[in-house]
RNA sequence: CACGUGCUCCGGGGUCGGUGAAAUUCCGAACCGGCGGUCAAAGUCCGCGACCCGCUCGUCAGCCUCACACCCGUGAGUGUCUGUACAGCGGUUGAACCGGUGGAAUUCCGGUACCGACAGUCACAGUCUGGAUGGGAGAAGCACGUG
Numbered sequence: 001c002a003c004g005u006g007c008u009c010c011g012g013g014g015u016c017g018g019u020g021a022a023a024u025u026c027c028g029a030a031c032c033g034g035c036g037g038u039c040a041a042a043g044u045c046c047g048c049g050a051c052c053c054g055c056u057c058g059u060c061a062g063c064c065u066c067a068c069a070c071c072c073g074u075g076a077g078u079g080u081c082u083g084u085a086c087a088g089c090g091g092u093u094g095a096a097c098c099g100g101u102g103g104a105a106u107u108c109c110g111g112u113a114c115c116g117a118c119a120g121u122c123a124c125a126g127u128c129u130g131g132a133u134g135g136g137a138g139a140a141g142c143a144c145g146u147g
Base pairs, nucleotide, nucleotide: 001147002146003145004144005143006142007141008140010138015029016028017027018026030127031126032116033115034048035047036046037045043114044113052091053090054089055088056087058086059085060083061082062081063079064077065076066075067074068073096112097111098110099109100108118130119129120128
């Protein structure tokens, strides 16, 4: 230095006003942008994650049967079973162009744009509430082992 194993920790941001009986949802203006990659730095290029849909019974749990047992419960077995669970696989999943500089940039500079899941709500949500004190792409550190 590289690889492997294990552990620890980190890991999503964003509003004011107006109208109105009622809107952070409409109107006006504003603000925000996960992770890895990309000879130059990305919300809009490539890929990933999460959300959503499905398959696998694979794992787990429940239910069912039998045995033991005073109770709590324990063990074994099984299934055209169930699942707010986990894992694997698959599907789906929004949006940018022009000019400039340069060896190289849809990533920088200038200009003008565009996009943003699902459920909830006395009025239609990227910004409020909720699933979420969740999950996670991944980042960092430590220990051990091998080369």